[in-house]
RNA sequence: AUGCGUUCUCAGGGCAGGGUGAAAAUCCCCACCGGUGGUAUUUGCGAGCAAUCGCAUGAGCCCGCGAGCGCUCGCUCUCCUUAUGAGAGCGAGGUCAGCAGAUCCGGUGUGAAUCCGGAGCCGACGGUCACAGUCCGGAUGGAAGAGAGCGCGA
Numbered sequence: 001a002u003g004c005g006u007u008c009u010c011a012g013g014g015c016a017g018g019g020u021g022a023a024a025a026u027c028c029c030c031a032c033c034g035g036u037g038g039u040a041u042u043u044g045c046g047a048g049c050a051a052u053c054g055c056a057u058g059a060g061c062c063c064g065c066g067a068g069c070g071c072u073c074g075c076u077c078u079c080c081u082u083a084u085g086a087g088a089g090c091g092a093g094g095u096c097a098g099c100a101g102a103u104c105c106g107g108u109g110u111g112a113a114u115c116c117g118g119a120g121c122c123g124a125c126g127g128u129c130a131c132a133g134u135c136c137g138g139a140u141g142g143a144a145g146a147g148a149g150c151g152c153g154a
Base pairs, nucleotide, nucleotide: 003152004151005150006149007148008147009146010145017029018028019027031134032133033123034122035065036064037063038062043056044055045054046053047052060121061120068099069098070096071093072092073091074090075089076088077087078086079085103119104118105117106116107115125137126136127135
């Protein structure tokens, strides 16, 4: 160093401008945004005579993960009135099988779904004078994960 244990900290961005309308940051034109680990022909710094190596960085749409919804279970309440019922709230569960989205073309090159150029596409749930990735809410929440301290071990 790696590993194990433990504590703490951190951990999401975005409709400007215009149109229609009684009403839209929800529709239309246009604009804007991109969590996290991996992968890597990028870039930066350093080392080396060089080949090359080290560190940092590098994908919304490649492979995973997370929140959310759903599902299962439990508790509480309400309704109905006895049914293996319905609804609401809260909690637990990821070897939970579901929803969980979306990329192509050209170029370079030994090699690119990641680079360069171009054209596309995607985005939980509830709310709302009208349909929401961007507003409000659950959320001063949770969390993938990142970092640091301490201990053990070596």
A computed fold for a 154-nucleotide RNA from Muricoccus roseus, annotated as FMN riboswitch aptamer (RFN element). The RNAcentral record of the sequence draws on Rfam and Ribocentre. NCBI's taxonomy places the organism under Bacteria, Pseudomonadati, Pseudomonadota, Roseomonadaceae, Muricoccus. The prediction has a mean pLDDT of 77.